[in-house]
The prediction has a mean pLDDT of 81. The RNA shown here (transfer RNA) has 74 nucleotides and comes from a Chlamydiia bacterium. NCBI's taxonomy places the organism under Bacteria, Pseudomonadati, Chlamydiota, Chlamydiia.

RNA sequence: GCGGAAGUAGUUCAAUUGGUUAGAGCACUGCCCUGUCACGGCAGAAGUUGCGGGUUCGAGUCCCGUCUUCCGCG
Repeated sequence: GCGGAAGUAGUUCAAUUGGUUAGAGCACUGCCCUGUCACGGCAGAAGUUGCGGGUUCGAGUCCCGUCUUCCGCG
């Protein structure tokens, strides 16, 4: 330099070939339970879907650019 894959909550991952509120586990906070902790139960908070544009009535999903990480080729 060329090609490919990945980037979504603190973290690990989903999201039906574009569709009407972006979810789950763990972690975190509060409450219940317990003599206390742990376990268990209930509830809650946490997201400009890496970033910037475009297409569309509608984009995590399609297109372009760009950044980071990984793999391959030279």
Its Rfam family is "tRNA". It is annotated as a transfer RNA.